[in-house]
RNA sequence: GGGCAGAUACCCAAGUGGCCAACGGGGGCUGACUGUAAAUCAGCUGGCUUCGCCUUCGGGAGUUCGAAUCUCUCUCUGCCCA
Numbered sequence: 001g002g003g004c005a006g007a008u009a010c011c012c013a014a015g016u017g018g019c020c021a022a023c024g025g026g027g028g029c030u031g032a033c034u035g036u037a038a039a040u041c042a043g044c045u046g047g048c049u050u051c052g053c054c055u056u057c058g059g060g061a062g063u064u065c066g067a068a069u070c071u072c073u074c075u076c077u078g079c080c081c082a
Stems, first nucleotide, its partner, number of pairs: 001081007010026003018065001027045006046054003058074005
């Protein structure tokens, strides 16, 4: 340099254009249980003025009524070829 795959919440990770603030696991917080702890169980785990609203899936731009998902470009990572 060329080709392919990938980047999602604190970590791992799933995710057919609409049922997505986003499955699940870990970790964390709170509570139950326990003499204590562990284990187990329940709830919560982006933000807020919480029947809802706002923002978000590597950065930027675009398509669309609607984008984590499609397109373009850039950055970074891995693999293969040279």
Notes:
Transfer RNA from a Chloroflexota bacterium, 82 nucleotides, folded computationally. The prediction has a mean pLDDT of 81. NCBI's taxonomy places the organism under Bacteria, Bacillati, Chloroflexota. It matches the Rfam family "tRNA". Rfam classes the family as a transfer RNA. It was read from a public genome assembly.